[in-house]
Context: one part of a larger RNA
RNA sequence: CCAAAUUAAGGGAAUUCGGCAAAAUAGCCCUGUAUCUUCGGUAUAAGGGGUGCCUGCGAUUGAGUAAAUUGCAGGUUUCAAUGACAUAGGGAGUCCGACUGUUUAACAAAAACACAGGUCUCUGCUAGCCAGCAAUGGUUUGUAUAGAGGCUGACUUCUGCUCACUGCCAGUAAGUUAAACUUCAGUUCAAUGGAGCUAAGCUCUGGUGAAGAGCGGGCCUAACUCUGAGGCUCUCACGGUAGCGUAAUACCUUGCCGGUUUAUUGCCGGCUUGCACCAAUGAAGUAACGAGAUUCCCACUGUCCCUAAUUUGGGCCCAAUGAACUCAUUGCGAGGUGAAUAUACCUCGAAUGUCCGAUGGGAAGAGAAGACCCCACAGAGGUUUACUACAGUCUGAUGUUGUGGUAUGGUUUUUUACGUCCAGUGUAGAUGGUAGUCUUCGAAGCAGUUUCGUCAGGAAUUGUGGAGACGUCAAUGGAACACCAUCCUUAAGAAAGCAUAUUUCUAACUCGAAAGAGGACAGCUUUAGAUGGGUAGUUGGACUGGGGCGGUACACCCCUGAAAGGGUAUCAGGGGUGCCCAAAGGUGUACUCAGGAGAGUCAGAAAUUCUCCGUAGAGGGCAAGACCAAAAGUACGCUUGACGGUUUUACGCACAGCAAGUAAAGCCGAAUCGAAAGAUGGGUCUAGCGAACGCUAGUGUCCCUGUUAAUGGGGGCCUAGUCUAACAGUGAACUUAUCUUGGGGGUAAUUGAGUGGUCGCGGGCAAGAGCUCAUAUCGACCCCGCGGUUUGCGACCUCGCCGUCGUCUCAAGGCAUCCUGGCAGUGCAUAAGCUGCCAAGGGUGGAGGUGUUAACUCAUUAAAGCCUUACGUUAGUUGGGUUAAGAACGGUGCGAGCCAGUUUGGAUCCUAUCUAUCGGACAUGUUGAUUGACUGAAGGGAAGAUUCGAUAAGUACGAGAGGAACGUUGAGUCCUAGCCUCUAGUGUACCAGUUGUCUGACAAGGCAUUUGCUGGGUAGCCACGCUGGAACCGAUAAAAGCUGAAAGCAUCUAAGCUUGAAACGGUCCCUGAAAAGAGUCAAUCGUUCCUGAAAGCUUUUGUUUUGCGAAGCAAAAGAAAUAGGGAGGAGAGUGCCAGUAGAACACUGGGUUGAUAGGACAGAAAUGUAAGCAAGAAGCUUUGGCGACUUGUUAAGUUGACUGUUACUAAAAACUCUAA
Repeated sequence: CCAAAUUAAGGGAAUUCGGCAAAAUAGCCCUGUAUCUUCGGUAUAAGGGGUGCCUGCGAUUGAGUAAAUUGCAGGUUUCAAUGACAUAGGGAGUCCGACUGUUUAACAAAAACACAGGUCUCUGCUAGCCAGCAAUGGUUUGUAUAGAGGCUGACUUCUGCUCACUGCCAGUAAGUUAAACUUCAGUUCAAUGGAGCUAAGCUCUGGUGAAGAGCGGGCCUAACUCUGAGGCUCUCACGGUAGCGUAAUACCUUGCCGGUUUAUUGCCGGCUUGCACCAAUGAAGUAACGAGAUUCCCACUGUCCCUAAUUUGGGCCCAAUGAACUCAUUGCGAGGUGAAUAUACCUCGAAUGUCCGAUGGGAAGAGAAGACCCCACAGAGGUUUACUACAGUCUGAUGUUGUGGUAUGGUUUUUUACGUCCAGUGUAGAUGGUAGUCUUCGAAGCAGUUUCGUCAGGAAUUGUGGAGACGUCAAUGGAACACCAUCCUUAAGAAAGCAUAUUUCUAACUCGAAAGAGGACAGCUUUAGAUGGGUAGUUGGACUGGGGCGGUACACCCCUGAAAGGGUAUCAGGGGUGCCCAAAGGUGUACUCAGGAGAGUCAGAAAUUCUCCGUAGAGGGCAAGACCAAAAGUACGCUUGACGGUUUUACGCACAGCAAGUAAAGCCGAAUCGAAAGAUGGGUCUAGCGAACGCUAGUGUCCCUGUUAAUGGGGGCCUAGUCUAACAGUGAACUUAUCUUGGGGGUAAUUGAGUGGUCGCGGGCAAGAGCUCAUAUCGACCCCGCGGUUUGCGACCUCGCCGUCGUCUCAAGGCAUCCUGGCAGUGCAUAAGCUGCCAAGGGUGGAGGUGUUAACUCAUUAAAGCCUUACGUUAGUUGGGUUAAGAACGGUGCGAGCCAGUUUGGAUCCUAUCUAUCGGACAUGUUGAUUGACUGAAGGGAAGAUUCGAUAAGUACGAGAGGAACGUUGAGUCCUAGCCUCUAGUGUACCAGUUGUCUGACAAGGCAUUUGCUGGGUAGCCACGCUGGAACCGAUAAAAGCUGAAAGCAUCUAAGCUUGAAACGGUCCCUGAAAAGAGUCAAUCGUUCCUGAAAGCUUUUGUUUUGCGAAGCAAAAGAAAUAGGGAGGAGAGUGCCAGUAGAACACUGGGUUGAUAGGACAGAAAUGUAAGCAAGAAGCUUUGGCGACUUGUUAAGUUGACUGUUACUAAAAACUCUAA
């Protein structure tokens, strides 16, 4: 220090987002219980009282005087009797959900889901729905009081308007409409095409809201004002009814009023102009319920003021065992630099080395190829009126598939009838033939019936009747009639065959065990049309001062930018194009415009006319630029060159390549105009545009195929048209907060860096305000700066990751000063102020609501400063807000979903390597060691800050009212250092009481927590307690002066001198010879002995070389020394007993010549009267005794740390290092 616990005086939620956590309550008996209510409940509501032990007497059960339960009376003890354990805190308001339940195993338990109840839709059983290719299966061995699906969600009161849209249901005259079929064209066949017929579907008509859904605006108006019952008008399918309403919904908003509070962004109740409530996506209420959300009150408390002490376990130390993360090398500070926040670069400073315990500032610490953002011709989930398919469903046709009726409609054959312009006897279909035809096998006429009709009449048939009727001719007319033949229109009938509708049958087929039932239907096959997020595959442009929204800078044209060749970018500035014209083209000829002056009938400023001037000031179809005067303008004449073919050059188009498109110059042919030269391949030039595939067209002509040949068909070429505006042209919607992958600091959100528009502060000048007066105070317009706290801008670092708002904790710095200090001016009499100058030493607080920073409010205060520090501080805290996954409301969207809108819930990981900081040691150095005493370079401190009162003094001042100061003195608040006498706290090895249980009982104890609980409490530690915390000096700031020139004056200054502040430096306190310039003084001890190489040196010998001087090598001998080793050694340490000390280590004391610790004895102090014995005691008694408890012995007994005495015990011995 952490974790888990215990206890805290006084206050009692002041803490905090929030009473989080803790405390408190608690069992049983008696009593007593409000409001609301669905009458069940709420309710253990709330609140109050009792509770132990002993003695005695009852009652109930019981065979019982056993045992159990229970009552009454008396006695008696404690601080406390459910004495421990176990064991609800309560009340009031609001929101949501009725309830008990269920849910995101591992961050969400909820208001979400479910629920009983309500309601809608489908379904008559071979049901509907679901699974399956099918067989078949589930619902169901169920049958509409049943099953399935959707919405709502107990209960109460209710559930408004709208069928325009979408869906669903029903209908269908007409339209549209596939295959099959019929028919036509196609020389035949065939491909193919046209037409006809036609189902579902769609169009259409109607219905349907507890289907998806939706439910307005403007103007005017009542005798104060306000408001608008009312009126007018636009519009819609209808225009939001009841109820509720600043709400889980209200942006503005902290709405306004009331209550609650000292103070309320909260809560409750009202109002209500509802951004953007609203009626089964249910509205409004609602008792009960809720680990739901929210506000208040009581009780209670260490949540807090304000912390303290204690216990246990870690941490720390010792022994043993022994991981992980991580790891380029490394590892000081400041200023600067730099890819814009450096241990590593530059400069300055600091810095002897090593280790231990802590803290968590930095290493843009570790961890995880950023979940936000953008990008990818990356992915996946979801949705849909994205694109394209496929299941499924509906419907038509075909086959399986047979029979007989009826009705209707075509077709063919046949029969019968039908046919009125005018004229004409008249109801003359057309053409042809012909002069006769019909009639007793019954003519004319008459009477009925049926039918047709143009209303004139006609036809058929029955009866009667009993002999004629019609035609030719005549008349009329375009046509002349009898009769026959053929044909047309219309109508009717019959037959055959076809189609459609309906129906019969049974024999396919289906069901059934069978009987039987159904029945050419169904089912199944093939085919065709419709529907079809049910399923699947895919798509979801680009540019872009991030992306999105916006725009098109995405194809072209003109000017500027563009920097005097060409070319040249920006979401730079100014503008245009996606046509037009048969003349506005070609050519020939002629003319001159705009404007001005003068003249001139109506006639004017301006009409047409004349004269003069007139370089373009006009016009040229349109943008702009260029260009144009016997013209490129304005007119008139004639015309079609707005031609066919072909070549070259250039632009398009990067001194690579290239398409469409465009311009210019030629040649051949055929033309127009002109006398001719000549001009003309559209418009004076620069915009007015488009590939391949496909389709269409061509009085373009050719080629291929095909045919005996020709025509035809098909294909190809050329030309033209139709389309790609994302314009070198792909076929194409949303959403993702359930998301994933790969990348990006190429690109956003936070900090930083840059800039400084904005912001903050200042200055210059001074119009004006200030009765007068610019400058006591305020100061416009204009101008100039500074800062880097606002908000922007750009996108420089970071996307293989720099934790993002606010609080808490701890702060460091700046000064543009809030207070305190010193001054100056004043529109300063005093007092209180205003403004300015110096000054950063210290201080700068408590509450309410809100996540808030901020802002507001309350009561204080000398004052309640501003800012920076990665908007200081998350390997320090919190997690209320923001910003994931659940859920809800309002809005929006068809939907999935979404909203700098609201609401509720919702994981905060890391053992510290380096550095840094705070502490603690060891070693070395400081020219021998040890001990003791100093100096003081340097560092640190705020060690004090401030208020109020008294006096001065009711004085100075002032008309008065009022009303100071210097100085002296007292008391506080804050801060700071220390302490424990007092007052408190703690005090778990002290004392006592007591519950349950165990050791048979007593006594004495164990456990109930790591004291069972309770009452006290010594030492120690501590605060809530106690004590201390002067003045002065020096040099200065602003300022005030003296003398005094430059400048004969003046002047605080230039030389010189004097004052002057909480700021600065001392005085004061602490650290401090590692202060490498490593200091000073004193004392004590030491500076001793033995051993001792190698190498080198000297001498000698041998040998080799030789210039005969000498040199090298080898061996032997010798002297001196050093390194090293040993003895001894002042001293130090270990070991031992301890604590004024302490994590380890260190420090201090002791160590037998000893009170260091323990023990013993005595005392202080705490507790509160031990055990045993004796006596008493309510009562009972078999008279033996039992008995809670009381009194005495007994201020007893016990006692940790405190004080004193006492060697009884233990500090024995020993070991190690060590200068010279």
Large-subunit ribosomal RNA, half B from a marine sediment metagenome, 1220 nucleotides, folded computationally. Model confidence (mean pLDDT): 81 of 100. Its Rfam family is "Bacterial large subunit ribosomal RNA". Rfam links the family to the GO terms ribosome and structural constituent of ribosome.